[in-house]
RNA sequence: AUUAGAGUUUGAUCCUGGCUCAGGACGAACGCUUGCGGCGUGCCUAAGAAAUGCAAGUCGAGCGGGCAGUAGCGAUACUGUUAGCGGCGAACGGUCGCGUAACACGUAAGGAACCUGCCCCGGAGCGGGGGACAACGGGUCGAAAGGCCCGCUAAUACCGCAUGAGGACCUUCGGCCGCAUGGCCGGGGGUCGAAAGCCUUUCGGCGCUCCGGGAUGGUCUUGCGGCCUAUCAGGUUGACGGUGGGGUAACGGCCUACCGUGCCGACGACGGGUAGCUGGUCUGAGAGGACGAUCAGCCGGAUUGGGACUGAGAUACGGCCCAGACUCCUACGGGGGGCAGCAAUUAGGAAUCUUGCGCAAUGGGGGCAACCCUGACGCAGCGACGCCGCGUGCGGGACGAAGGCACUCGUGUCGUAAACCGCUUUUCUCGGGGAAGAAGGACGUGACGGUACCCGAGGAAUAAGCCCCGGCUAACUACGUGCCAGCAGCCGCGGUAAUACGUGGGGGGCGAGCGUUGUCCGAAGUUACUGGGCGUAAAGCGCGCGUAGGCGGCGCCCUAAGUUCGGGGUGAAAGGUCCAGCGCUCAACGCGGACAGUGCCCCGGAGACUGGGGGGCUAGAGUGCGGCAGGGGGGGGCGGAAUGGCUGGUGUAGCGGUGAAAUGCGUAGAUAUCAGCCGGAACACCCGUGGCGAAGGCGGCCCCCUGGGCUGACACUGACGCUGAGGCGCGAAAGCGCGGGGAGCGAACGGGAUUAGAUACCCCGGUAGUCCGCGCCGUAAACGAUGGCCGCUAGGUGUCGGGGGUAUCGACCCCCCCGGUGCCGUCGCUAACGCAUUAAGCGGCCCGCCUGGGGAGUACGGCCGCAAGGUUGAAACUCAAAGGAAUUGACGGGGGCCCGCACAAGCGGUGGAGCAUGUGGAUUAAUUCGUCACUAACCGAAGAACCUUACCCAGGCUUGACAUCCGGCGCACCGGGCCGAAAGGCUCGUCCCCCUCGGGGGCGCCGAGACAGGUGUUGCAUGGCUGUCGUCAGCUCGUGUCGUGAGAUGUUGGGUUAAGUCCCGCAACGAGCGCAACCCCCACCGUCUGUUGCCAGCGUCGAGUCGGGCACUCUGACGGAACCGCCCGCGCAAGCGGGAGGAAGGCGGGGAUGACGUCAAGUCGGCAUGGCCCUUACGCCUGGGGCUUCACACAUGCUACAAUGGGCGGCACAGAGGGCUGCGAUGCCGCGAGGCGGAGCGAAUCCCAAAAAUCCGCCCCCAGUUCGGAUCGCGGGCUGCAACUCGCCCGCGUGAAGCCGGAAUCGCUAGUAACCGCGGGUCAGCUAAACCGCGGUGAAUACGUUCCCGGGCCUUGUACACACCGCCCGUCAAGUCACCUGAAUCGUCUGCACCCGACGCCGGUGGCCCAACCCGCGCGUAGCAAUGCGCGUGGGGGGGAGCCGUCCAAGGUGUGGGGGGUAAGGGGGACUAAGUCGUAACAAGGUAACCAAU
Repeated sequence: AUUAGAGUUUGAUCCUGGCUCAGGACGAACGCUUGCGGCGUGCCUAAGAAAUGCAAGUCGAGCGGGCAGUAGCGAUACUGUUAGCGGCGAACGGUCGCGUAACACGUAAGGAACCUGCCCCGGAGCGGGGGACAACGGGUCGAAAGGCCCGCUAAUACCGCAUGAGGACCUUCGGCCGCAUGGCCGGGGGUCGAAAGCCUUUCGGCGCUCCGGGAUGGUCUUGCGGCCUAUCAGGUUGACGGUGGGGUAACGGCCUACCGUGCCGACGACGGGUAGCUGGUCUGAGAGGACGAUCAGCCGGAUUGGGACUGAGAUACGGCCCAGACUCCUACGGGGGGCAGCAAUUAGGAAUCUUGCGCAAUGGGGGCAACCCUGACGCAGCGACGCCGCGUGCGGGACGAAGGCACUCGUGUCGUAAACCGCUUUUCUCGGGGAAGAAGGACGUGACGGUACCCGAGGAAUAAGCCCCGGCUAACUACGUGCCAGCAGCCGCGGUAAUACGUGGGGGGCGAGCGUUGUCCGAAGUUACUGGGCGUAAAGCGCGCGUAGGCGGCGCCCUAAGUUCGGGGUGAAAGGUCCAGCGCUCAACGCGGACAGUGCCCCGGAGACUGGGGGGCUAGAGUGCGGCAGGGGGGGGCGGAAUGGCUGGUGUAGCGGUGAAAUGCGUAGAUAUCAGCCGGAACACCCGUGGCGAAGGCGGCCCCCUGGGCUGACACUGACGCUGAGGCGCGAAAGCGCGGGGAGCGAACGGGAUUAGAUACCCCGGUAGUCCGCGCCGUAAACGAUGGCCGCUAGGUGUCGGGGGUAUCGACCCCCCCGGUGCCGUCGCUAACGCAUUAAGCGGCCCGCCUGGGGAGUACGGCCGCAAGGUUGAAACUCAAAGGAAUUGACGGGGGCCCGCACAAGCGGUGGAGCAUGUGGAUUAAUUCGUCACUAACCGAAGAACCUUACCCAGGCUUGACAUCCGGCGCACCGGGCCGAAAGGCUCGUCCCCCUCGGGGGCGCCGAGACAGGUGUUGCAUGGCUGUCGUCAGCUCGUGUCGUGAGAUGUUGGGUUAAGUCCCGCAACGAGCGCAACCCCCACCGUCUGUUGCCAGCGUCGAGUCGGGCACUCUGACGGAACCGCCCGCGCAAGCGGGAGGAAGGCGGGGAUGACGUCAAGUCGGCAUGGCCCUUACGCCUGGGGCUUCACACAUGCUACAAUGGGCGGCACAGAGGGCUGCGAUGCCGCGAGGCGGAGCGAAUCCCAAAAAUCCGCCCCCAGUUCGGAUCGCGGGCUGCAACUCGCCCGCGUGAAGCCGGAAUCGCUAGUAACCGCGGGUCAGCUAAACCGCGGUGAAUACGUUCCCGGGCCUUGUACACACCGCCCGUCAAGUCACCUGAAUCGUCUGCACCCGACGCCGGUGGCCCAACCCGCGCGUAGCAAUGCGCGUGGGGGGGAGCCGUCCAAGGUGUGGGGGGUAAGGGGGACUAAGUCGUAACAAGGUAACCAAU
C1' cells in the first nucleotide's frame, strides 16, 4: 500500500452453474438541454476519387548572359532583379497504417565483416595545363508538351600532367594481442592515387584536396520476448553445405558454375486467418486482461505493379523510366496527372473542423551576411468531444399568500420557496488603463491582440437542465388505461383500485450537463501462475504393452547450468508515483527533483537443493530356488441329463395354450407311455457375499501347450524405477464377407387373441441369427459411472490362498504374519448422499478429461471401414435456465398397520307411473337475481293473486318515499269538490303548543343548495356469517439437541384407545389449540314444591266434582349415583376379557361444542363496508302484467300399483306444542267445506283436540278391480280491496298412467330402519306432498376387511409442488428464423507447367558514332637546339548508340487448390397462450427403466 457484492433454477434448502446488474474508461455517436473561461482533442469508414490555392528552396561572395534603374557624351561602371551553368538542400521536416507474423519491433549483446555529406580536433597540401556544354544568336519541326540542326562562351562544371607525409594494393621483416577466422603497431621494396577558387582596403574571411581521429547518423549478425488455427502434418531444389567466381560499404546461397544430400518440423515446420511493433493507454488489490487515438522511438507505404539512375545517403510522397487501371487536354498526330502534406470538395458513414493569421517565437534548408523559403511550427476559428474551474445570487421574510397536488375534509405538501425588504456584482454591458512572451551590451522586431490583467460606472440584472423513483437501487402518491396502449438491464410489469404503462403533483440523483447505444477491463476464483475441478452436478481414454517427454532411492567427491547474494551497465524522453517543491488567482495544464520501471547483460561470492560428471550402496525394481491355489488362455478327445426328430410297440380322443380363449397339432392315430436310433447346442446339483484374468470375460470330465499371481528361506544384479502424448495390441453383444452347421431359442414375417385402434405386451408358428473355421467391425450404463504408481493415517468382523506359533492322535480349536475379496466403523474429507488401509483421508509423480442448456456427438473436412458405421468434431440460431444432493408435502393401477353404513350381511327406497316442488333449457315485453360435483337444484323462499318485487309495459314526481341544515309562508293536519286506472294534478274551508310578546317550537307547504336515494358493479378489494374435508385426530409452540441449510427431534418406536386416550421406551423436557371432561336433555334415587297437577287411605249420589291429603304419578329446581371402584384371568404398565352388584356399566343414550388450515368455496340481493358507476334517473310513486310460460332434461319428494290391502261401522292409547286484530267449547243450521252463535281461556285450569296406525265386527276375492287417484265438468264454501291470468277447501260426476320399475343408485346398526299419525313456525288465505319438532307400533343383519369410496399413522419411489383433473414424448398441420446440402453460375485469392516479354541492371557484340589522353605524319609557330605549342590528318587507348543474350513486371494458354456470393430442389433444427393423432417416460407410469447394436 491492499481484495465488498447483489438479482435470477426450488414450495423451501444446500451445492454446481450460466445469465444479468452496481464500478471505471472512450478519438466516440445518438436524444433532450446549454451561460462563461482555461488546457487538450477532433475521418476509427473508402490506403475511394479528386476542383482550387499553398506545403522546398536558396546561393550573384562559383560562372557567363538578359532585363531594369542610376552615373557618364560614350566606352564603361555601379545597383537591383533574374532564366541558365554550377553548389548545397530536396533521403529532413509533414502524412498515413496498406502491406508485414518478419531480426519488422522490443530488449540485451556482437561487427577482428561495415559506411557516414554538412560539424569538431589534428596532420599534409592547393603546381602547371587542356577541351567542352547550356544560357545566348541563327535556322527548323510541333496545336501543345517539347524537340532537332548550326554557331559563340564562363566557372568552385569537366579532363590529362606534376607533387604526395599519410593513404590503397602487392611483397617482406619485427614486436604485441585475441575465443576462431585473425587484429593492432613499426620497418624495407614495388605500383597506384589529390586539389578551386571566391570576397575583402589591410588584417582576414568563406571555401577546395588527401590522411588520421571524434561526434552524429546508418547498415549487418545473434540470444531472448510478444496473435489465433492441427478440421493446415509434413515442408523444402538455391533448398542445406562445400569449392571456384561474381557482387556489395560489408558478412552471407546475396548471385552463379560444379560437387555432396542435406536442411526445417508435435518445443508445431509448412499452410490459412488476423495484425504495423514499442514507450505506453484503460482496467485490475495484484497477477493478469484488453488496447496501441493524440505525444515520442522504430518500421512500412506514397494511384497499382516492376525497375534502376543521381547521390554521403533513396531504390526517392510534391524525381526519372516501363507496364496497368482511372482521369484531363488535343488541331487525333500526340501529350498531361497522382493531397495517405495544410485547408477545402465529393463519396462512404452513426460520425470527425477553417479553402483563417503569422514567420513575432521554437526548429529546419540555403547564404559570409543582409535575407529568402518553411500549411514544420506559433496562434486564432469551429464542435460541451474530454478534463478542469466559475456562475445563474446572498441575507431577512407567514403557525405559512395565491395557485397546483393529495386528502380521513381536520388538514398535509410544493414552502422561506415566492411576493416584499435589505445587500453584493463573480459573470454581463459600457468606459478608461494595459502586459510578459523579445533574445547577445544597446536599438529595432508581436501573428496571438487592445487579448490576459487592472480600474470605474450600471444593474439581480444575461444564465438550468437531464435521468430516475417495483426489487437489485436513493426516491410515492393521484388520475387515465384495462394482457390494450405500452415498459423492460435481469427477475418481470399491464386482463378495472398498476408505487413497474401514460400524465400531473411530490421525491431521489447528477448538474452545463444528463441519459441512451457501442466497445474494453472489472465484478468472473466463469481458463483457476497467484487461484478451480472430474463417484452421483460438465469432466477418468473400455483395457493393456510401450516411444518421446515429465518425474525419480541412500552415502561421497567434483562442477556451477538452474538457484541465491553483492557490485557494474542498460532499461530514451514523455508518461506513472511521491514532494507542507515551483509557475499560470485555484485546478486542469506546465516546470524541477527523487523514486519506480518487477527486465536483460556483465563481473564476483556461496554450494544447501535441482541439474551435469565421477565413483559407491541396497531399503525401490528385478533374477535364481522350494511350495501352493485357481471356470486364466489355446488345442485335442470323452461323457451323461434334457429338448427335438426318426423307426417300431402299447394305447384312444383329445392334446396344447391362456386372465379367458383361439390360431395350432390329432382318427392318415396325436398327447401320454416303452424300446432303439440321429443330431445340434448348453453343461443342472457342486455354486458361495467364492476363485482366476489388464479389461472384455472365464464353469461337465481328461490330456497336451502356455501366461500371470501368492507364499517361504537364502543367494545374486545394483536404481535397471513410475507414468506415458503419439504408436501398437486386446476388446461383450449385435452386425458384415466366404465356407460349414442348425436341436432348442428366435429380430423380421404369418396367424390367433386383446383393444376405440394394437404394425405391441399374451398365444401358435417361424427366417436371418445364435454354433464352428478364417477375415472384418471397434462400439456399450465397456460401471466401482471412482486413471496408474508409491508412502503415510484407529479398529472390528466374515471369507479365499500361503506360512508360522501353540496345542493335539490330528489337518479341529486358539494366537500371529503375508496376499486377495466383502461388510461395519474412528479421525479426516464431502454440497449432501456417502467414502473411510480395496479412500472419495493426508502427501508426491505422470497421463487423460471438463468449462451453462438446447442445436449435437449433428454438419463440413480429414483418417479408418466391404458396408453398417466409427473416430476427430464446430457454428449460426435459441433459452434463463439445464443440473446434483437432500427437505417438507402431495401422489402411486408401491408396501405395512388401522378406522368409517366404506364394502359385505340385512331392511326399506330412488331410477319406470301420475302429481307436487326446485333446476337446466327453450320461450317471453318481462318470464328479476343469486347458487353448479360431493359441498347447486322443497337451496336464499319459515308462505310471489295486489303488496312482497328487485323484472316488463304504461302513466307520473324531481331537495325527492327517507335524514340533517337555511329562508319564506300558515293557504297545514283534517274535511269536501273536479279530472284521472291509480299515483298524481287543480281547488274550497280552517292551525296547534310555549312565551320574558322580541320570538321560539311542532306540523305542513313553497323556494334554493348542500345533499338524499340506488336489490347498479366488483364475494378476485373486504368485515361478518356459513358450507366442506370432519367429531377426522390431528395442528403447533418454547427451550434444548442434531443438521451448513430447508428441516428434523419432540409427534417416531413397542403396546393400548373412540381419541396425539393412556402406558412403557427414547435427546429430549415441557406447553398451547384440538380429544375427553366441565353445560343441556333422557334413564334410577333423594330433597324441596303442592295449584290449575295427583288420589293410596278417609268423607261425598255421577264426575278428583267437592272436603281432605301431598304418599304416589307428575311439575321443576337442587342434589346423589358409575370410578375398571370390587372379584377372577392376562399384562411391567396403560389397559383388555369375564363376573358380581346396580336403574344404568367400561365414553350408559342423545344434544350443544367443529383445532391449524383447505377450496381466491358461498354470500356486496340479510346486514355492514372500500373503490367504481347513475343523478328530471340505474332514484321515487302508481295501475296492469311477469316471477305460475312448456317440445324437453335432471334433482328432491308425495301418492300408488293393492288382500300384512281397500271400504264401512265400533272402541281405545300419546307426546310436544300453539292461542287475545287469537284459540274458540256446549248448542243450532248445512251431506260437506262451512255458517249462526258465543261459554271458557293471556291458559299444568279453557280451547285447538279427532291422534293415527292398532284392536273388534262386516263387505270386497285378485279384477286394472270396491286397487289407484291424475285429469276434466258442474255446483258450492272460505280468506281477501280483488281469487281471469294465479289461492285453498267441500259435494256430485269423470275416472288417466300405473300390476313393483333397465343400466345405475340412496338411507339406515336399536327404540335405529320401516310404518303411523300429531303439533308448530311463516301466514289474511294458501298451492306444505316442504321444513322444524313430537310421540305411537316396532324389526332384520354385521362372517369378515379381499374388493369400491373417504380418512389416520409409518414406510418406499417420484422428472409432481396452481401438487396425478400433475407432468410429459414423438409424428402430422400452420407461421417465422438461422443453418447444412445442392445441378449450375458469378466474381476473388493462390500453386504448377508453358508462351510472350516492356523498362532497366548485368554480360556479349558493337561494321555506326565520339572534343580532351597517347602515337605517327604534314603544315604553321617559338626556340641555337633538344623540344614545346597550334592546326590538319591517320591510328591507338577509352567510351557510346544500336544489336544479341540472361533475369524480369504486366499479359496469355492450360490445369489444380482455398475461401466467398446467388440458387430450383433436398435435409434436419430452433422458436411460436389455447390445432390433429396417440401415451413412450416420471409412482411397479400400469410390459421396470436405461445403454449399444439390429